[in-house]
Molecule: RNase P RNA; transfer RNA
Organism: Gammaproteobacteria bacterium
RNA sequence: UGAGUCAGCUGGACAGUUGCUGCCUGUUACCUUUUAAAGGUGAUGGAUGGAGGAAAGUCCGGGCUCCGCAGAGCAAGGUGCCAGGUAACGCCUGGGGGGUGUGAACCCACGGAAAGUGCAGCAGAAAAUAUACCGCCGGUCAUUUCUCACGAAAUGGCAGGUAAGGGUGAAAUGGUGCGGUAAGAGCGCACCGCGCGACUGGUAACAGUUCGUGGCAUGGUAAACCCCACCUGGAGCAAGGCCAAAUAGGAAUCCUACGGUGUGGCUCGCACUGGAUUCGGGUAGGCUGCUAGAGGUUUGUGGUGACGCAAACUAUAGAUGAAUAACUGUCCACGACAGAACCCGGCUUAUAGGCUGGCUCAACUU
RNA sequence: GCACCCGUAGCUCAGCUGGAUAGAGUACCUGGCUACGAACUAGGGGGUCACAGGUUCGAAUCCUGUCGGGUGCG
Numbered sequence: 001u002g003a004g005u006c007a008g009c010u011g012g013a014c015a016g017u018u019g020c021u022g023c024c025u026g027u028u029a030c031c032u033u034u035u036a037a038a039g040g041u042g043a044u045g046g047a048u049g050g051a052g053g054a055a056a057g058u059c060c061g062g063g064c065u066c067c068g069c070a071g072a073g074c075a076a077g078g079u080g081c082c083a084g085g086u087a088a089c090g091c092c093u094g095g096g097g098g099g100u101g102u103g104a105a106c107c108c109a110c111g112g113a114a115a116g117u118g119c120a121g122c123a124g125a126a127a128a129u130a131u132a133c134c135g136c137c138g139g140u141c142a143u144u145u146c147u148c149a150c151g152a153a154a155u156g157g158c159a160g161g162u163a164a165g166g167g168u169g170a171a172a173u174g175g176u177g178c179g180g181u182a183a184g185a186g187c188g189c190a191c192c193g194c195g196c197g198a199c200u201g202g203u204a205a206c207a208g209u210u211c212g213u214g215g216c217a218u219g220g221u222a223a224a225c226c227c228c229a230c231c232u233g234g235a236g237c238a239a240g241g242c243c244a245a246a247u248a249g250g251a252a253u254c255c256u257a258c259g260g261u262g263u264g265g266c267u268c269g270c271a272c273u274g275g276a277u278u279c280g281g282g283u284a285g286g287c288u289g290c291u292a293g294a295g296g297u298u299u300g301u302g303g304u305g306a307c308g309c310a311a312a313c314u315a316u317a318g319a320u321g322a323a324u325a326a327c328u329g330u331c332c333a334c335g336a337c338a339g340a341a342c343c344c345g346g347c348u349u350a351u352a353g354g355c356u357g358g359c360u361c362a363a364c365u366u
Numbered sequence: 367g368c369a370c371c372c373g374u375a376g377c378u379c380a381g382c383u384g385g386a387u388a389g390a391g392u393a394c395c396u397g398g399c400u401a402c403g404a405a406c407u408a409g410g411g412g413g414u415c416a417c418a419g420g421u422u423c424g425a426a427u428c429c430u431g432u433c434g435g436g437u438g439c440g
Base pairs, nucleotide, nucleotide: 001362002361003360004359005358006357007356008355009354010353012331013330014329015328016327017326018325020050021049022048024046025045026044027043028042029041030040031039032038033037052337056348057347059346060345061344062343063342064236065235066234067233071268072267073266074265076232077231078230079229080228081095082094083093084092085091096110097108098107099106100105111227112226116225117224118221119220133166134165135162136161137160139158140157141156142155143154144153145152146151174192175191176190177189178188179187193216194214195213196212197211198210199208200207201206240288241287242286243285250279251278252277253276254275255274259273260272261271262270295314296313297312298311299310300309301308302307332335367439368438369437370436371435372434373433376392377391378390379389394410395409396408397407398406416432417431418430419429420428
């Protein structure tokens, strides 16, 4: 200098005019209770606050609220190497194993296939417990040829041996070499691989130029059923609470107490109790929950790290037809994705441009 | 806001659970029939199974994530 990789920050600025909305405060009109005064609603003036890193998807986890308690069993669902962090998690950190890349670095649903069941089209002899299509090998029978004869060779049939070689397939029953054999074969041996046990190191996953042992017995698929371990009661702020109106008075039919209701998938347990349908009648919303919460910043400290602990400082939206906008001017690098609705921790997805730092590779220079 | 469902040919749908040829009706095109058209009849084309990634020998189907559409709840 170029190429790359990881981590972090930012997400137009300034000024003016006109608006919207929360809170505070002043004025004013009306209403309520009332001696004063206080409260509520509307209008208006002033001052002040007013979207994000993802506010998004609603994919996980938790807080909060209700279901009497959140009880038992079964079912259903989820997670899945090890250790730790956390309120919790399917998240994060560190480590192990596997894979990609020259490298920095990145990716992995990564328990169990000797508990059982299932599945594998076409091709192929054979697709999961065995098997022989071609080939190779010896035996036996027949025929033919050669030979004086013994015998030899070729072809075909029969019953066998063989997993070396060929061929099929995504996948074919450890690999290489030597011995061995009729031909072959872990049949035997050496090395490599694999399984099991021990030892050593490590909290563990796991690892090993270690030792012993087994000729190999156990192919794949669990994002197929399933097994093992752990976790999960259900619903969600349209939850729920308070105030207020209505559900009046009624009619008809049916079912029953071994029933019905209580939001559970089912059963048990627990609590309450007559219930269902139709006709007819009738309604109105307001307040709250609402934002101070696992909050933020800085410093110190423990830890490899996620994170924990301590101290000091700080106040930063809260609507309910739903605000945060529009226009003008100046400047620049000419502005991307995108708009809160109970809150928080994550993940995923979208994102113009700019800035900072660590590391790697290549070339060159000193 | 919360909860849930769906996406296969121009249109309406099956196949998905339980994995191995992508199909049916209708529409379209060509031939036959007819004087001509419709109907009828014979044949044909048309699909990246919404998109992307993964599991698997193999994915419309199983898993994950996006995109689009729809339903219910006061």